[in-house]
RNA sequence: GGAGUCGGCCAGGCAGUCGCAGUGCGCAAGCAUUGAGGAAAGUCCGGGCUCCACAGGACAGGGUGCCAGGUAACGCCUGGGGGGCGCGAGCCCAUGGAAAGUGCCACAGAAAACAUACCGCCUAAGCGCCUUCGGGCGCCGGCAAGGGUGAAAAGGUGCGGUAAGAGCGCACCGCGCGGCGGGUAACCGUCCGCGGCACGGAAAACCCCACCCGGAGCAAGGCCAAAUAGGGGAGCAGGCGGAGCGAUCCGCACGUGCGGUCCGCACGGCUCCCGGGUAGGCUGCUAGAGGCGUCGGAGUGAUCCGCGUCCCAGAUGAAUGGCUGUCCACGACAGAACCCGGCUUACCGGCCGACUCCUUUC
RNA sequence: GCCGGAGUAGCUCAGUCGGUAGAGCAACUGAUUCGUAAUCAGUAGGUCGGAGGUUCGAUUCCUCUCUCCGGCACCA
Numbered sequence: 001g002g003a004g005u006c007g008g009c010c011a012g013g014c015a016g017u018c019g020c021a022g023u024g025c026g027c028a029a030g031c032a033u034u035g036a037g038g039a040a041a042g043u044c045c046g047g048g049c050u051c052c053a054c055a056g057g058a059c060a061g062g063g064u065g066c067c068a069g070g071u072a073a074c075g076c077c078u079g080g081g082g083g084g085c086g087c088g089a090g091c092c093c094a095u096g097g098a099a100a101g102u103g104c105c106a107c108a109g110a111a112a113a114c115a116u117a118c119c120g121c122c123u124a125a126g127c128g129c130c131u132u133c134g135g136g137c138g139c140c141g142g143c144a145a146g147g148g149u150g151a152a153a154a155g156g157u158g159c160g161g162u163a164a165g166a167g168c169g170c171a172c173c174g175c176g177c178g179g180c181g182g183g184u185a186a187c188c189g190u191c192c193g194c195g196g197c198a199c200g201g202a203a204a205a206c207c208c209c210a211c212c213c214g215g216a217g218c219a220a221g222g223c224c225a226a227a228u229a230g231g232g233g234a235g236c237a238g239g240c241g242g243a244g245c246g247a248u249c250c251g252c253a254c255g256u257g258c259g260g261u262c263c264g265c266a267c268g269g270c271u272c273c274c275g276g277g278u279a280g281g282c283u284g285c286u287a288g289a290g291g292c293g294u295c296g297g298a299g300u301g302a303u304c305c306g307c308g309u310c311c312c313a314g315a316u317g318a319a320u321g322g323c324u325g326u327c328c329a330c331g332a333c334a335g336a337a338c339c340c341g342g343c344u345u346a347c348c349g350g351c352c353g354a355c356u357c358c359u360u361u362c
Numbered sequence: 363g364c365c366g367g368a369g370u371a372g373c374u375c376a377g378u379c380g381g382u383a384g385a386g387c388a389a390c391u392g393a394u395u396c397g398u399a400a401u402c403a404g405u406a407g408g409u410c411g412g413a414g415g416u417u418c419g420a421u422u423c424c425u426c427u428c429u430c431c432g433g434c435a436c437c438a
Stems, first nucleotide, its partner, number of pairs: 001358010012327007020035006037333001041344002044342005049217004056263004061213005066080005081095001082093004096208002101206002104201002118147002120143003126139005155173006174197001175195005180189003221283003231274006239252005254268005276437003290310004295306004328331001363434007372387004381418001389405005411427005
């Protein structure tokens, strides 16, 4: 100097002026102060909060999926293991189980999972025929090394062996099982023994195993006010027995609810549709798993503990903007709506730090 | 704001244990007719909304994304 990897930060600045919304003060005029984001987005996960439900259990359904840790929790994060890519810094992986079971693998191909035989290779044994006695042909057969098909073909290489071959035998590699050692574990081992190999892919097919999950959502929910026709229709049930003079009560059945079902529990009319009325106001509402500190400590790290300091949007037709001047690197994606932690997606450009590779010079 | 559903031919829709996607109408060509319509015969037309992944192979399974549609207040 070039190429690249990872992490963090910023997201036009300043001044003037006119506005908008919240809060505080003020009788008022007004004054003071605060006022979008890293994604406020998608609503994909997790939690808080609220209402409904809730003794408990079973089944169904959904989700997650190597191990350990972090956390309020997670499908997130950190560290580690395994596999793949890259010279490297590093990056990627829905990464449990296919020797529990069921199903699938189109076309092509002999054969697609109980292996099989189209071309091919072989005639050693047996039988028949021919013979120039060397052998040849056919039958019965043997083989899976080679070719070919396919996304995928049933361990690989070499030597031996054989009629030809083949884990048929052996050596090395691979694979599986057991032991031993290391590690909390996943897993690893240049260790020992056993097994000739029995085990193709796919679980983002059903499924099995382990763990987790009640439902809905701030238009949740609470309070006040106003107005109208407790109007019409559909469905299910309005049954039996007992007590009491009776109103009524109890039991069974039935219905409904318990926001998937059942056991079970509660209630006795319930559910749904059409129609009618009002569409004010207050609250929930923002001080929180909060922000900041070249803070201290523990930890490889995510994170946790402690100290100090700060208050930093809360609207409900819904504020956060317009104009002027100036500077530059000429300004991207985009706008809170109950609140947090994540993930994902969109995004002009710029800055900082750590690291890798190549080249050149000293 | 919250919740749910759908994107397949020009239009309306089918398409299930994943194996190269159809129907009706419309369009075009021919026949029939003096001509048109109707009718008959035939033809063309699809990146299955887009991107990525799993798989040998995706309309179908999974993830992300875009577009469109529907529902929701309180009183009685």
About this RNA:
Model confidence (mean pLDDT): 79 of 100. Predicted 3D model of RNase P RNA and transfer RNA as a complex of 438 nucleotides. Rfam match: Bacterial RNase P class A. Its family is annotated with ribonuclease P activity, tRNA processing and dimeric ribonuclease P complex in the Gene Ontology.